RNA sequence: AAGUCCGUAGGCCAAAUUUGGUGUGAAUCAAGCUCGGAAAGCUUCAGGUCUUUUACGUUUGAACUUCAAGUAUAGAAGAUGGCUGGGUUGCAGUA
Numbered sequence: 001a002a003g004u005c006c007g008u009a010g011g012c013c014a015a016a017u018u019u020g021g022u023g024u025g026a027a028u029c030a031a032g033c034u035c036g037g038a039a040a041g042c043u044u045c046a047g048g049u050c051u052u053u054u055a056c057g058u059u060u061g062a063a064c065u066u067c068a069a070g071u072a073u074a075g076a077a078g079a080u081g082g083c084u085g086g087g088u089u090g091c092a093g094u095a
Stems, first nucleotide, its partner, number of pairs: 004095001006093001012037002017032006035082001041088003045085003048080008057071006
């Protein structure tokens, strides 16, 4: 210095939810709270999930050639790092 194991001490983060704010939305920020976490630090590189929108197919309703709602596929733009993997950074101790 690197890896593995353990998780003692000192510490760290903060789920759901409440209040206020931002966003069309998924969601996010601050405060309270504390489900849990050994990277629950950072990072969208790959995938998953979710949102918005476009194209197109299809179903239903109304209308009469259009509208509305649902849904499949594809594209684009976003969200999620506490969905998985990758990258990267970091603390104490024992062997």
Annotation: A computed fold for a 95-nucleotide RNA from Thiomicrorhabdus sp., annotated as c-di-GMP-I riboswitch aptamer. The coordinates come from a structure-prediction model, not an experiment, and the mean pLDDT is 77. The model forms 94% of the base pairs in the Rfam consensus.